[in-house]
């Protein structure tokens, strides 16, 4: 100077002007009207996880379903979140990792290929044992019955690997290295690791059933509570006034009470709490002690927005609807931090 | 707002424990008729809605995104 790597932080300021929601106060009979003060997000999203909360259901235990799944730590819990161990990727900083058991059982492994969890297509032997033929006993040849898995060939995968040594020919059948997996021992709180020794070579698939080991009722604020307008059904009382039917009379219907149905654009639930910010204690960290300050949207057809001037440009993804804690998913553009990391090049 | 299901050919579906995708309509070609329909042969047409991921191998197993359909006042 290029080019990455880890954190982290904003994501429009300010003025002006015109509007919108709530909450207080004043005015006013109320409505309007005035003034103060509040007013989307880092993901407010998806609705994946977990949880306050509600209502249902629930003596106890268990089965079955369901879900999680190296380790130790946090945390209210969580398929969080922090260290670490292992494996993969990168030259490196540093990334990503659903990562229990395939030596309890079952399935499953297409196509190719002889075979696919055991197999014999070509090969390879010719010691055994049978036959024939050739020959002098014997030996050679062929052929059976057969051995053997080292070589080619398919495969994504053929039962450790080089090498020597043995064999009729081979073969961990022996041997040295070397790679695996178990078990003891050593360090580590643990995962899990260093070397010696001993055994042993055993396919992969559990994000297939399945075996382990913790976990686990459902259903979601349309949850769920209160009041009970209006409407209707039934019964009850029919003295009195009022209305309609009608100018007057009689009639009759409605207002009258009681029950039951069935119930509203009604009220709560609704925003103050595992709260958010700072600085501190401890811890590598996630977290946390303790100490200070703050008050931060609550609607029910549903509110944050428009222009205008200036900051060089205002330009992404997008907006509550019970409520938190976390994951994932979508973003124009600007910015900090580092005894980071590789290359270059001058000293 | 919750909650639940689907997506395979141009149209409706199958495909069930993973092994390389199929049926009816529908379309093109012949064939049969003087001619059409119906009827017979043949044949095309698939990014299994997108993106990772497990696995030797994924429409099918997990996980994400998008869409669209349906329930609850």
């Nucleotide at each position: 100077u290029g080019a990455g790597g880890a954190c982290g932080c904003c994501g429009g300021g300010c003025g002006g002007u015109c509007g919108c929601a709530g909450a207080c106060g004043c005015u006013u009979u109320u409505u309007c009207g005035c003034g103060u003060u509040u007013g989307a997000g880092g993901a407010a999203a998806g609705u994946c996880c977990g949880a306050g909360c509600a209502c249902c259901g629930u003596a106890g235990g268990g089965c079955a379903g369901g879900g999680u799944g190296c380790c130790g730590g946090u945390g209210a819990a969580a398929u969080g979140c922090c260290g670490g161990c292992g494996g993969a990727g990168g030259c490196g900083a540093c990334u990503c990792u659903a990562g229990g058991g395939a030596a309890a059982g079952u399935g499953c492994a297409a196509c190719a290929g002889a075979g696919a969890u055991a197999u014999a297509c070509c090969g390879c032997g010719a010691a055994a044992c049978c036959g024939c033929g050739c020959c002098u006993u014997g030996g050679c040849g062929c052929g059976g019955c057969c051995g053997c898995a080292a070589g080619g060939a398919u495969g994504g995968a053929a039962a450790g690997g080089u090498g020597a040594g043995g064999u009729a020919a081979g073969a961990g059948c022996u041997c040295a290295c070397c790679a695996g997996c178990g078990g003891c021992c050593u360090g580590g709180c643990g995962a899990c690791u260093c070397g010696u020794c001993c055994g042993c070579u055993a396919u992969g698939u559990a994000a297939a059933c399945c075996c382990c080991a913790c976990c686990u009722g459902g259903u979601g604020c349309a949850a769920g509570a209160u009041u009970g307008a209006a409407a209707g059904a039934a019964g009850c009382a029919a003295a009195c006034g009022c209305g309609g039917c009608u100018g007057c009379c009689c009639g009759u219907c409605g207002c009258g009470c009681u029950u039951c149905u069935a119930a509203a654009c009604a009220u709560c639930g609704c925003u103050a709490c595992a709260g958010c910010c700072c600085g501190c204690u401890g811890g590598c960290a996630a977290c946390u002690u303790c100490g200070g300050g703050c008050g931060c949207a609550g609607a029910u057809a549903g509110a944050u927005g428009g222009c205008c001037g200036u900051c060089u440009a205002a330009g992404a993804c997008a907006g509550a609807a019970c409520u938190c804690g976390g994951c994932u998913u979508a973003c124009a553009g600007a910015c900090g931090u580092c005894u980071c990391u590789c290359a270059u090049a001058a000293g | 707002g919750c909650u639940g299901a689907u997506g395979u050919a141009g149209c409706u579906c199958a495909g069930u424990c993973g092994g390389u995708a199929g049926a009816g309509c529908g379309c093109a070609u012949c064939c049969u008729u003087g001619g059409u329909a119906a009827g017979g042969a043949u044949g095309a047409g698939g990014u299994c809605a997108c993106c990772g991921g497990u696995u030797c191998a994924a429409a099918u197993c997990c996980g994400g995104u998008c869409a669209u359909c349906a329930g609850c006042u």
Molecule: RNase P RNA; transfer RNA